Model confidence (mean pLDDT): 80 of 100.
Predicted 3D model of a 158-nucleotide RNA (FMN riboswitch aptamer (RFN element)) from a PVC group bacterium.
Rfam family: FMN riboswitch aptamer (RFN element). From the family's description: The RFN element is a highly conserved domain that is found frequently in the 5'-untranslated regions of prokaryotic mRNAs that encode for flavin mononucleotide (FMN) biosynthesis and transport proteins.

RNA sequence: AGUUGUCUUCGGGAACGGGUGCUCCGCGAUAAGCGGAAAGUCCCAACCGGCGGUUAAAGCCCGCGAGUCUCGGUCAAACGGGACAGACACGGUGAAAUGCCGUGGCCGACAGUAAUGGUGGCGUAUCAGCCCCUCAGUCUGGAUGGGAGAAGGCAAAA
Numbered sequence: 001a002g003u004u005g006u007c008u009u010c011g012g013g014a015a016c017g018g019g020u021g022c023u024c025c026g027c028g029a030u031a032a033g034c035g036g037a038a039a040g041u042c043c044c045a046a047c048c049g050g051c052g053g054u055u056a057a058a059g060c061c062c063g064c065g066a067g068u069c070u071c072g073g074u075c076a077a078a079c080g081g082g083a084c085a086g087a088c089a090c091g092g093u094g095a096a097a098u099g100c101c102g103u104g105g106c107c108g109a110c111a112g113u114a115a116u117g118g119u120g121g122c123g124u125a126u127c128a129g130c131c132c133c134u135c136a137g138u139c140u141g142g143a144u145g146g147g148a149g150a151a152g153g154c155a156a157a158a
């Protein structure tokens, strides 16, 4: 140093800022107008990236974990099998890079919730008002969980 056993600890991040202004408030005369507040959702942007491997450092190369569905298993679990589930190019350096540097891109489980979005419905003379639908990598939740694994202690044998 490795192997086997055992124990301990650790083991997922993110909405800066600006614009618009549904709506609300104040002044005004219940007007016009002026001023203020106001989006996680719209627009411009910003920000985030589990673990192991790979000649060299990876969200987008290979694999694993996590998530969903399903089959088996069980009193119920644990556990095991299967399926679903996402993304990169170009140039440069170099012995070697889809990993580094530069430029420009792309992706993001499940459930819930959120409108100023919707060619939606009801309603009204017109407004108002009511209802419905859709939308989250960053909000809420399962999760003070699980986990690929990482570090270390102890023991044993060769």
Stems, first nucleotide, its partner, number of pairs: 003156008017044003023037005046138002048108002050064004059106002067084006088104005110141003117133002120131003

It was read from a public genome assembly, where an Rfam model found it.